The part of an RNA shown here (large-subunit ribosomal RNA, domain VI) has 268 nucleotides and comes from a Tepidisphaeraceae bacterium. NCBI's taxonomy places the organism under Bacteria, Pseudomonadati, Phycisphaerae, Tepidisphaerales, Tepidisphaeraceae. The full RNA is in RNAcentral, with records from ENA. The prediction has a mean pLDDT of 83.
[in-house]
Context: one part of a larger RNA
RNA sequence: CGUAGGAACCUUGACGGCACCUCUUCCAUAGUACGAGAGGAUUUGGAAGGACGGACCCCUGGUGCACCAGUUGUCGCGCUAGCGGCAUUGCUGGGUAGCUAUGUCCGGAACGAAUAAACGCUGAAAGCAUCUAAGCGUGAAGUCUAUGCCAAGACAAGGGUUCCAUGGGAGCUUGCUCCCGAGAGACCCCGAGUAGACCACUCGGUUUGAUAGGCCGGAGCUGUACACGCCGAAAGGCGCUUAGGUUACCGGUCCUAACGGUCGAUUG
Repeated sequence: CGUAGGAACCUUGACGGCACCUCUUCCAUAGUACGAGAGGAUUUGGAAGGACGGACCCCUGGUGCACCAGUUGUCGCGCUAGCGGCAUUGCUGGGUAGCUAUGUCCGGAACGAAUAAACGCUGAAAGCAUCUAAGCGUGAAGUCUAUGCCAAGACAAGGGUUCCAUGGGAGCUUGCUCCCGAGAGACCCCGAGUAGACCACUCGGUUUGAUAGGCCGGAGCUGUACACGCCGAAAGGCGCUUAGGUUACCGGUCCUAACGGUCGAUUG
């Protein structure tokens, strides 16, 4: 820019490309057919698994240098106590969210179409024979279909739902030009993240607001803080105390920050 007004959302799926399309064991058929025996099926049905692929984090674990605890050396806060810095995150034990596999769930299928090699039916040329010359079949992990992804710039530009609009004024050459308003919605910008290199995407944007931070409550984690009291010669123990602390999680609360601006159809 187009898709014959302007938008938002939901879709159909032509064409095309890519992916997938795998293997094993066990049970029954059946110790049957076959075989002197040893041995031991084709087939059909069922079950379990391997590898691979996709998704996810409830479970099992990993990670988790902004969470909790223990602890060594040293320095600092005047000293004690209590804390803090540094030493690979000092070391060690755990661990929320997120991300993850070794964890969990799902998938390959089946039916069908046309075929390859191959096997056939009918059948002449060539009184016979012959699957082939006319004609008609069976037939593969392959082809097509099917399944997943993309997809209407698929110019034959598709379909559906909903929303918005036909206002006012001026100039004249009476159908043209100009100006103003309203307007679904969109963009810039701003607060963010389920998104992310940037862009894009998704959510929110004003007191008619919970988007982020703060604060409050909770979950989860850590594992019973400091001070004080009691006991002990002391190290230390017990009580207060299922305490204290707490990142990303779940809620609540306008305290802080979401300030401002532009475009936009009414014809061609």